[in-house]
RNA sequence: ACAAAUAUUAAGUAAACUUGUCGAAAGGCAAGGACACAAAGCUAUGGGUCUAAGGACGAAUAGUCUAUGAUUGCCAAGCUGCCAAC
Numbered sequence: 001a002c003a004a005a006u007a008u009u010a011a012g013u014a015a016a017c018u019u020g021u022c023g024a025a026a027g028g029c030a031a032g033g034a035c036a037c038a039a040a041g042c043u044a045u046g047g048g049u050c051u052a053a054g055g056a057c058g059a060a061u062a063g064u065c066u067a068u069g070a071u072u073g074c075c076a077a078g079c080u081g082c083c084a085a086c
Stems, first nucleotide, its partner, number of pairs: 012037002017032006035073001041079003045076003048071003054066004
């Protein structure tokens, strides 16, 4: 220096739910709140999942399909990274 495993302190993040707000929705953001998290830090790159405004099909306002929308707290990959001991 690199890799793997373990323990602990400090610091950190914040599920459900509530309120406000943005959005067609899924969902995002802010405040409250903690179920959890050692990458629950970052990137939608691959897969999965959610939504279906627009578009396609349709006699149809029904219905079906569709991501260019969303999710990194679903998994993988890439990048970065705190403390102590071995």
The RNA shown here (c-di-GMP-I riboswitch aptamer) has 86 nucleotides and comes from a Bacillota bacterium.
The coordinates come from a structure-prediction model, not an experiment, and the mean pLDDT is 80.
Rfam family: c-di-GMP-I riboswitch aptamer. From the family's description: GEMM was predicted in a large-scale screen for bacterial structured RNA regulatory elements. Rfam links the family to the GO term cyclic-di-GMP binding.